[in-house]
Context: one part of a larger RNA
Parts: sequence; C1' cells; structure tokens
RNA sequence: UCCGGCGAGUUCACCCGCGUGGCUUGGUUAAGGCAGGCACAGCCGGAGCCAGAGUGAAAGCGAGCCUGAAUAGGGCGCCGUCGCGCAGGUGAGACGCGAAACCACGUGAGCUACCCAUGGGCAGGCUGAAGCGUCCCUAACAGGACGUGGAGGGCCGCACCGGUGUGGGUUACAAACCGCUCGGAUGACCUGUGGGUCGAGGUGAAAUGCCAAUCGAACGUGGAGAUAGCUCGUUCUCCCCGAAAUGCAUUGAGGUGCAGCCGCGUUUUGGCGCUGCUGGAGGUAGAGCACUGUUGUUGUGCGGGGGCUUCACCGCUUACCAAGCGACGGCAAACUCCGAAUGCCAGCUAGCGCGCAGCGCGAGUGAGACGGCGGGUGCGAACAUCCGUCGUCGAGAGGGAAACAACCCAGACCUGCCGCUAAGGCCCCCAAGUUGAACCUCAGUGGAAAAGGUUGUAGUGCCGCGCAGACAACCAGGAGGUUGGCUUAGAAGCAGCCAUCCUUUAAAGAGUGCGUAACAGCUCACUGGUCGAGUAGCGCCGCGCCGAAGCUUCAACGGGGCAAAGGUUCACGCCGAUGCGCAGGACGAGUGGCAACACUCGUGGUAGGGGAGCGUCGCUGGUGGGACGAAGUCACAGCGUAAGCCGUGGUGGACUGCCAGCGAGUGCGAAUGCCGGA
Repeated sequence: UCCGGCGAGUUCACCCGCGUGGCUUGGUUAAGGCAGGCACAGCCGGAGCCAGAGUGAAAGCGAGCCUGAAUAGGGCGCCGUCGCGCAGGUGAGACGCGAAACCACGUGAGCUACCCAUGGGCAGGCUGAAGCGUCCCUAACAGGACGUGGAGGGCCGCACCGGUGUGGGUUACAAACCGCUCGGAUGACCUGUGGGUCGAGGUGAAAUGCCAAUCGAACGUGGAGAUAGCUCGUUCUCCCCGAAAUGCAUUGAGGUGCAGCCGCGUUUUGGCGCUGCUGGAGGUAGAGCACUGUUGUUGUGCGGGGGCUUCACCGCUUACCAAGCGACGGCAAACUCCGAAUGCCAGCUAGCGCGCAGCGCGAGUGAGACGGCGGGUGCGAACAUCCGUCGUCGAGAGGGAAACAACCCAGACCUGCCGCUAAGGCCCCCAAGUUGAACCUCAGUGGAAAAGGUUGUAGUGCCGCGCAGACAACCAGGAGGUUGGCUUAGAAGCAGCCAUCCUUUAAAGAGUGCGUAACAGCUCACUGGUCGAGUAGCGCCGCGCCGAAGCUUCAACGGGGCAAAGGUUCACGCCGAUGCGCAGGACGAGUGGCAACACUCGUGGUAGGGGAGCGUCGCUGGUGGGACGAAGUCACAGCGUAAGCCGUGGUGGACUGCCAGCGAGUGCGAAUGCCGGA
C1' cells in the first nucleotide's frame, strides 16, 4: 500500500405532532388474579389517568370570570380517549471511536534512593608525617645531621568502581552497545546476603533525581461507556423542494437561545412582487453662503503693537496686527436660504406574475468570499478591514477570458454524426472572412507604466511677413563726430557707472556675440544685390517616439507568425454553448376527464426537509423448486430509470425460492478504524 471480514441514530419511559384503527348511551385499565395442551388467544381487576367549565393572586363567582366607579373598554373562556406506526423532544452512556485527568481499594524497594545487621575485596610500585635512637650543639631547653619508623579522604597504576573526549552503531550485538582515550582506585571506597521505608507517600551530598525499560506525582482493578461547546468517521437507489454564513442576547465570540431564511402538512385568496395612477414623509447627491464656522485679494477701520516726542497728559507717524462693515471670490461629515434622481410609506379601478399570508410539525445556518456602486477606518495602501445595496461563487455544470471559485455569456431531466444564436471570434495551431470600403500607425506601437520632453506624422484653427520679391543661402555694405562722458595703469561698441544724441545714408546700435593688456581682427542687428514662391510664430486634436535597469537565450501577443493577421469608422457574411428550436423518451405539478389520455408549465444543486423504492437476515401464513443436482461460486447472454433482477453452462453436493405480512445486530471506501491475509 492493497484485499477480505467486522465496524456507528439503538432500547425503555414520558411529552408533543402527524398517519391509522377501536370505542364514544365518555375512553382506558395498572399491579395483581382466574381457567389452562399451546398462543400475535380469552376473562376478571375501575385503584388510577385523561376528558367532562371556566376565570381570578385569592376569598370566590360561574357560561361566564377578571380588571374597573362602570350596565364602558380590554384579557381569558367549546374540539374525547385508548392502542399501533412514524418524526421530533426530554431523562437515561443515547450515533460511533478518542483524552490530558479525578477518586477508591489494592500490588510493588528481586530495578533504583537511603538506612540497619552480617560477611567479602583492593597486583605492584613511589613518597616518607609524628614518635623513637645515635651523633653534634646548649648551662639547660631549643636546634641540626644521620638512622629507625610507616602516617595520609598522599602519588603512579591492575583487579574493582566509574563514564571525560572522540569515532562507530542508530529497522543496533544492545529499547543506552562497541573501539580508543579518560576519572577514582585505604576510602565520604567497592561489593554479597538478609532486613526496613511507598504514592495526599517514600528516598534524595538536591537533578524534580529515583521508587521494576513508566514519575511535576508508580502500577493494577474499580467508579466508568468519567466528561470532551473539540477533531475524525457515520454504510443501498431514484424523484420533488431547497437554505444560511444576518439581528438581538449570552463567563458570549469556532458554542447556544429566540427571530430571519428552507422543507412538509393544513387552511384556500384573506398575502406579496412588478408596471401604471394618486397622495405622502424626508434633507442625501448637487448647489449655496442667509445661519454656524472657516478662508484668499482689496477698501474702510474700533482697538492694539513699533518709531518720534517737554516718552506726564496730549500729540505726530507707520509697506505691522486687526474687531466690525463694504467689494470681488472659495470651503464644510458633525453648516443650510435651497434641493433632486432613486428608494420608502399609503391608497386605487386596473394589468401581469407568484410553490402566497396565517397555523402546526421537521430542519440546517448563525467563520462567508469576490466583483460593481455609495461610504467609514487605512496611505482615496492591501487578494486589508467595517457597513449599505445589487450580482456571482458558496450550493452552478456548459461557452469565452491561453491556463484562472468570484469577470463576460448562459442556468445542465435523458438521447440525436439535425438547425439558430450569446459572449467571444473567423492567417495556422483552431470551427468560421487571408471579406469589402475609407482613413490612421512604421513604433513589432499593437503585445505593460508616470511626471516631463518631442521641427515623428495625419487633421484642424489663429496671427504675422511675401512677386512693390518674403524665408534660407550666397555677394557687398555695416560709416562719420568718436577713443561719447565718467572711471581706470589702460576702458577705443563689447570690466563697470551715466547718458544713448547728431550727421552721411539704401542701411549701419554711442553696439548681438567671439576676441585684445588696451587697440586691432571676426561677427550680428540693419541695408542693397543675386535667386523666385512661399515663409515665421502660437493653439487644438488622432496615432506614434523618448522617459523604460535583474540576475540560466527569447519570457510584457497562449505559440507560430503578422506592416496587416495592428488601430479607427462603416458594411455584409460565417463560426461559436449543456442557451433557443426540432424529433423521440422519462419524471413532477396544474387543468380537463370515470379512466385511458390530452394540454400547459416545470425537472443545476451543498447543509437540510419530503416522497417512492431495491437488497440482506430471521419469523408467520400461503404456494413452489431440489441428487434427473439446492445454496454458494466462475463465465457468458438478457431485462429494468436506479438500487437491482433473471436465464444458460461449468463448479459445487444439500438445501432453497416466490407471494402477503411482521421483526431487525439490515447495506462501508475512508474513522493515523479493529482483526486476518498478501
């Protein structure tokens, strides 16, 4: 991992509801008892229970009662009972498996911790304390030397005890081992045997260590099916309907109660939706500045600040602040003189539509998600978060978006090698236009991006100059007073300051730039000529261009590839889905009908509700099959919408089917399920 078997809403009591039956001159017996071939059989037993009147807190009153002063108003006031079946609830283990734990009673110190008693063990070597002796020394001590001696939680190191570092081992040799290395090794040493102390405890040179491979409280059994608002699992089929992820509350937040939304039954038009009409409430969007605030420029200006002043008063002054008022303008969720569209409420003759209100019973849901629109929070961040509203997913398949719950199209009963369309597409991959017309783009823009930039190009305006010759280029002139004055070492058009005139002219600045130390020189403005038709500037707009850097070639069209197969506008055609149509079939609901049947509409679906069935085991009654071969099993053929059913042959060798009912240990793929096998 696979296969087989086992494996989860049961039973009893009570309550409520539905279905069904008995009785209803109300219904019913419980314990217990009687008779006895047996019983899904009969008979006693009326204790008790429900019903039979309600109402009030009650005294009480009573088809009425209560409240109340009330003859007012309001509240309550009729629907039997006993079985059987089914759904739900409650109490019980109550669908199954699962704790960590708690308590009781016991079993453990043959492991280990400590203690008691009694035994045992420690090769060899080194060191050489005290004491003592001899000698030296001393007045005597003290002291010294040499011996002797043999102390020590002394030294080295086997056994023994231990376990430092490292390597191996790691489904091991081993649920703690092996190699090398290392610590202690006469001691607080090691060890045998016997004994003692225990779970709310013992023991502990103390780690929460150890107390039998288990220890922040041992193990066994019991209470016990502890409890588990948690996780997982929960077994055949088809048909009808079909949610929620919200509100309020909660020692509440992943739970629960009530409501909301779903189903079934009942009642039967009493309800609702859309459209239309009529009448309402309202302060949003927008707008506005009359209020409350705020704000820009400006005028006036109360008051204040600064400066001046015999700064005492009074004054003068000020490009300062500034109440208020005026003019021209803005801003506001907590401003409004105004004020929609929608939506909302009510009504109505109406039209269209609805699995529609009420009541009873059964649920599930109470983590929602994304998208559009209106908002709050946030950074006008988030696949963020919180509301409102609509949609989709959730619970929705199909087509499109390369792929892609939520986007676009569209809601899948089944079948069809038929037709038409939607979104989206029509060069190839790939179904359908290499379709037609006009224009744009040259950037592979298309096929990613901003501020900003652009004499890229198409279109469209405005305003200058121009055949009396513009614009560009080329030829020529570009002068004189004068080197203007000042300044300066110098300042001559061209460091700087001031002024910026006059003349000759076709024109020429007291000079546009370069240049010199200053001059010089080059050049421009301006003018003439050559040439001969456009040229300068400023807007708007279409499509482009730059801005544009990422780590393994292309990697920012799905790919190929495309200057149309890109973009804009128009036109015609085609493709394209489980949409629509056509044909056949199935089921549900409604209507008509006695029925057969006909017609109309419907049949996506998670949680969940309802309905109808298939199959397994056993029982009762009935009726069949079987050694001329039962069940089971293997193969093949067939039938049914499904669960399934049936036939033939092989195998097998003794039971078994069908019909009508009844009763369940009644259906497995999942539970890190259990047992067995491979």
Large-subunit ribosomal RNA, domain II from a compost metagenome, 678 nucleotides, folded computationally.
Rfam family: Bacterial large subunit ribosomal RNA.
Its mean pLDDT, the model's own confidence on a scale to 100, is 86.